Glycine riboswitch aptamer from Scleromatobacter humisilvae, 90 nucleotides, folded computationally.
The source organism's lineage runs through Bacteria, Pseudomonadati, Pseudomonadota, Sphaerotilaceae and Scleromatobacter.
Model confidence (mean pLDDT): 84 of 100.
The sequence is in RNAcentral, with records from Rfam.
It matches the Rfam family "Glycine riboswitch aptamer". The literature on the family includes a 2017 paper in MBio by Babina et al., "In Vivo Behavior of the Tandem Glycine Riboswitch in Bacillus subtilis".
[in-house]
RNA sequence: CUGCUUGUCAGGAGAGAGCCGGUUCGCCGGCCGCCGAAGGCGCAGGGGCCGACGCCCCGAACGCUCAGGCAAAAGGACUGACGAGACGCC
Numbered sequence: 001c002u003g004c005u006u007g008u009c010a011g012g013a014g015a016g017a018g019c020c021g022g023u024u025c026g027c028c029g030g031c032c033g034c035c036g037a038a039g040g041c042g043c044a045g046g047g048g049c050c051g052a053c054g055c056c057c058c059g060a061a062c063g064c065u066c067a068g069g070c071a072a073a074a075g076g077a078c079u080g081a082c083g084a085g086a087c088g089c090c
Stems, first nucleotide, its partner, number of pairs: 004085008016032001018031005033070003039066001040064003045058005
């Protein structure tokens, strides 16, 4: 320096301000319709071991929508900037 974990700031998509009932007005329960970029699950794919069969590890922005979300707010993968930490090295 890169990588790993993480903090702050900025940017950050998608989908009904749905219907019914309740409400301390923050939301809660039920019903239908949707979204995918928290998380989760699955495969594609990759790596290692083995003569092979197989086993182990990583595993997507792809799929599923459990969770979450569908005005704003909040959240938000990811990106950039500025830091912090651990390991390693010196």